TPP riboswitch aptamer (THI element) from an Acidimicrobiia bacterium, 115 nucleotides, folded computationally. Of the family's consensus pairs, 96% are formed in the model. The sequence was found by an Rfam model in a public genome assembly. Model confidence (mean pLDDT): 75 of 100.
[in-house]
RNA sequence: UGUGGCGUUGACGGGAGCCGGGUCCUUCCCGGCUGAGAGGCCGGCAGGUUGCAGUCGGCGACCGUCAUCACCUGAACCGGGUAAUACCGGCGCAGGGACAGCGUCAGACGGGCCU
Numbered sequence: 001u002g003u004g005g006c007g008u009u010g011a012c013g014g015g016a017g018c019c020g021g022g023u024c025c026u027u028c029c030c031g032g033c034u035g036a037g038a039g040g041c042c043g044g045c046a047g048g049u050u051g052c053a054g055u056c057g058g059c060g061a062c063c064g065u066c067a068u069c070a071c072c073u074g075a076a077c078c079g080g081g082u083a084a085u086a087c088c089g090g091c092g093c094a095g096g097g098a099c100a101g102c103g104u105c106a107g108a109c110g111g112g113c114c115u
Stems, first nucleotide, its partner, number of pairs: 001108001003106008011065004017033006025047002040059006071096003077090004
C1' cells in the first nucleotide's frame, strides 16, 4: 500500500408466493406448504357493494450491497414432483442489479533501521 476472514456503524438495494376453510371489505382471521423473510404498524390513492381478495409511500422484521445464494428479466420457459405454487433441479460463471467508514485477525508486496 493492496488482499482475505470476522465484527460493527451509516447509507443503499430487495421480496412478500401457493392451497383449504371462515369472514366481508380490500397486506382480514384460522390452518397447511416452501423459505432468512410470505405483510407487524401508520397513511395516500383507487376499486367493490355478493365482489376483488388492489396499488403507492413511510416505519419495522428479514435478506443482500460487486456478485456462480438478495432480487429482477428471459418466463405464460424446460424436466421432475405436488393438494397447489416462481416446491426442487435446469436455464445459470446468462443479461441486469444496491458502498463507504471503523475495529480486529491473517497473509502478500514495497520501503526504512539494527545485527